[in-house]
RNA sequence: CCCAGCGGAAGAGUCCGGAAACGUUCGUUCUUUCCGGCGCCGAAGGCGCAACCGCCCCGGAAACGCUCAGGCCGACGGACCGUUGGG
Numbered sequence: 001c002c003c004a005g006c007g008g009a010a011g012a013g014u015c016c017g018g019a020a021a022c023g024u025u026c027g028u029u030c031u032u033u034c035c036g037g038c039g040c041c042g043a044a045g046g047c048g049c050a051a052c053c054g055c056c057c058c059g060g061a062a063a064c065g066c067u068c069a070g071g072c073c074g075a076c077g078g079a080c081c082g083u084u085g086g087g
Stems, first nucleotide, its partner, number of pairs: 001087008013038001015037007039072003045068001046066003052060002
């Protein structure tokens, strides 16, 4: 450094409109899915800056910046940290 197991692990909408399915007291309400809009987050991935590493070239390089992707009740996921085993 890579792989696997275990434990921990943040932020931001239970917003608005429409459609469909299921159920039903029949257009009110419950559950789910899809489409669009507005607002927001920064910790999958991606991109940018470069303190720094490096004799030079080449190269590496943030938890900073962007928000393409992703995400905004919970759950899941989750950079990263600890630990165990293997290469």

Overview
This is a predicted structure of an 87-nucleotide RNA (Glycine riboswitch aptamer) from uncultured Roseiarcus sp. The sequence is in RNAcentral, with records from MGnify. Lineage of the source: Bacteria > Pseudomonadati > Pseudomonadota > Alphaproteobacteria > Roseiarcus. The coordinates come from a structure-prediction model, not an experiment, and the mean pLDDT is 75.